Large-subunit ribosomal RNA, domain V from Edaphobacter sp., 583 nucleotides, folded computationally. The source organism's lineage runs through Bacteria, Acidobacteriota, Terriglobales, Acidobacteriaceae and Edaphobacter. The prediction has a mean pLDDT of 84.

Context: one part of a larger RNA
RNA sequence: CCCGCAGCUAGACGAAAAGACCCCGUGCACCUUUACUAUACUUUUACAGUGGGUUACGGCAAUUGCUGCGCAGGAUAGGUGGGAGGCUUUGAGACCAGAUUCUUGGAUUUGGUGGAGCCAACGGUGAGAUACCACCCUGCGAUUGUUGUGAUCCUAACCUCCUCCCAUGAUCUGGGAGAGGGACAUUGUAAGACGGGUAGUUUGACUGGGGCGGUCGCCUCCUAAAUUGUAACGGAGGCGCGCGAAGCUACACUCAGGUCGUUUGGAAAUCGACCGUCGAGUGCAAAGGCAUAAGUGUGGUUAACUGUGAGACCUACAAGUCGAGCAGAUGCGAAAGCAGGCCUUAGUGAUCCGGUGGUUCUGUAUGGAAGGGCCAUCGCUCAACGGAUAAAAGGUACGCCGGGGAUAACAGGCUGAUCAUUGCCAAGAGUUCAUAUCGACGCAAUGGUUUGGCACCUCGAUGUCGGCUCAUCACAUCCUGGAGCUGUAGAAGGUUCCAAGGGUUAGGCUGUUCGCCUAUUAAAGUGGUACGUGAGCUGGGUUCAGAACGUCGCGAGACAGUUCGGUCUCUAUCUGCUGUGGG
Numbered sequence: 001c002c003c004g005c006a007g008c009u010a011g012a013c014g015a016a017a018a019g020a021c022c023c024c025g026u027g028c029a030c031c032u033u034u035a036c037u038a039u040a041c042u043u044u045u046a047c048a049g050u051g052g053g054u055u056a057c058g059g060c061a062a063u064u065g066c067u068g069c070g071c072a073g074g075a076u077a078g079g080u081g082g083g084a085g086g087c088u089u090u091g092a093g094a095c096c097a098g099a100u101u102c103u104u105g106g107a108u109u110u111g112g113u114g115g116a117g118c119c120a121a122c123g124g125u126g127a128g129a130u131a132c133c134a135c136c137c138u139g140c141g142a143u144u145g146u147u148g149u150g151a152u153c154c155u156a157a158c159c160u161c162c163u164c165c166c167a168u169g170a171u172c173u174g175g176g177a178g179a180g181g182g183a184c185a186u187u188g189u190a191a192g193a194c195g196g197g198u199a200g201u202u203u204g205a206c207u208g209g210g211g212c213g214g215u216c217g218c219c220u221c222c223u224a225a226a227u228u229g230u231a232a233c234g235g236a237g238g239c240g241c242g243c244g245a246a247g248c249u250a251c252a253c254u255c256a257g258g259u260c261g262u263u264u265g266g267a268a269a270u271c272g273a274c275c276g277u278c279g280a281g282u283g284c285a286a287a288g289g290c291a292u293a294a295g296u297g298u299g300g301u302u303a304a305c306u307g308u309g310a311g312a313c314c315u316a317c318a319a320g321u322c323g324a325g326c327a328g329a330u331g332c333g334a335a336a337g338c339a340g341g342c343c344u345u346a347g348u349g350a351u352c353c354g355g356u357g358g359u360u361c362u363g364u365a366u367g368g369a370a371g372g373g374c375c376a377u378c379g380c381u382c383a384a385c386g387g388a389u390a391a392a393a394g395g396u397a398c399g400c401c402g403g404g405g406a407u408a409a410c411a412g413g414c415u416g417a418u419c420a421u422u423g424c425c426a427a428g429a430g431u432u433c434a435u436a437u438c439g440a441c442g443c444a445a446u447g448g449u450u451u452g453g454c455a456c457c458u459c460g461a462u463g464u465c466g467g468c469u470c471a472u473c474a475c476a477u478c479c480u481g482g483a484g485c486u487g488u489a490g491a492a493g494g495u496u497c498c499a500a501g502g503g504u505u506a507g508g509c510u511g512u513u514c515g516c517c518u519a520u521u522a523a524a525g526u527g528g529u530a531c532g533u534g535a536g537c538u539g540g541g542u543u544c545a546g547a548a549c550g551u552c553g554c555g556a557g558a559c560a561g562u563u564c565g566g567u568c569u570c571u572a573u574c575u576g577c578u579g580u581g582g583g
Stems, first nucleotide, its partner, number of pairs: 001583008010575003014570002022404004027400002029396004035201005042193007051154016068137001078136005085119003094113008158181003162178006204216003213233001217239006240385001241283001242342002247301007255279001257275005281290002284347001286345003305328004311322003317386001330339003353379007361372002411458001412456001413454003417451001419447006428438002465540001466538003470532001471529005478503003481498006505519005546564004550559003
């Protein structure tokens, strides 16, 4: 060096299972509820099946009888019309008794006595005779009809899982007879209420993982790299209007501030003089503008018009922006001219659907109408602001599927804020004396053991804390060894340098690493090795399914809160290592 045999498992990011954790999907399922929308059930009402009588109280109609009071006026005048007479031995006026009404004055009416009269045109009134007749109005009574509501009675619909008889040897069913209930109940149709009992669904996105928080449209500035444009959960602020003058036009004016002067009057009120390029003001944020003013006044006014629009800017689209000119009508100005809102840039919402006004459009045989079109206008914090619907919240540790190392938890990597270690400077402490020793305020390195940041390999799987076993390396050395300095008398120390050969305990508590405690020791080192080591062991902890407590939640359920319980697979092919044999 080659080939075996017996072993061990450090590696082959070993095998197995398209990761169960995490995220994503306009995926699924099941569960919950004061999510949304339906719906079974329940309930209320109406009508039908569903009939008869009595009574009470209503509505309506007819017949009949009454009723009606402002003031003036014989006095209680409902309205209108006709009307010159009407009523009366078929019992007038008057009187007595009763009833109704009442504005207390009367009116109407029944019975009795009695026996011949009573009322009307006139003067007053808006309206003239209840003298008489007719038709009506307000309110009331009686009768009849019809209808409604309530109560009650009935029996014939309907009901009986009450009894008896029959089919019939039958606790079924049907028929019959009785009894009980009874127009109720049950049933159907329509409408309302209730309704996680049931069902179908929804429950946004961005995001230095996701959740929690924040944000989502528009305007201004910076970032923005001297045209334009340009991102971030980059840095700052505003808007969701206002104004009939704060618009248009003609004419005029100049501000802020300062100095000096001046009654109350002061740093600043009003007034005068001078200086004053813009520091004032601009309805509101910022930027860009503006004194020839876009700023400040006065006069007149409504162009904050109608119909259009060459041509441009911007731009994926849809939108957005500017606009000379033409026609009509108008305002101001002597005129030339200016005026289609405001110094400019925010002050906003597509489409559908519906409302209102107009219209020389349409009009389902025709004429109309309804409806529609067109013009104008209105109704959205559709603010998740290019707006999925008119209409929508949660749980899953019982979970499932498709994917992702496009994205988290372990480990590795990069970084090194944090951390550990070292050095520099030296104010000071050290009686004196910075540097025996310690060292503030600061500065510079090294390391890659902490907590992090990033998200680069791995989600068709890289098993995660601690312990056991077995280790191996570094040295920033715990002991043992050798030195320097010392604020080293000796002993014991302090500090620094060299040094990794060897060594570095046993117990109690806790799942613990750590830590505390006990007893020793020369010492009981600090770290790396996928926080070494689960195809070596364990499985106490964490981190499935069961259950409970506290807390939170209406609930399903949840909790780096607690508690009891809870399947750890692999016969070694290769590399590696140990032992051994042959060539």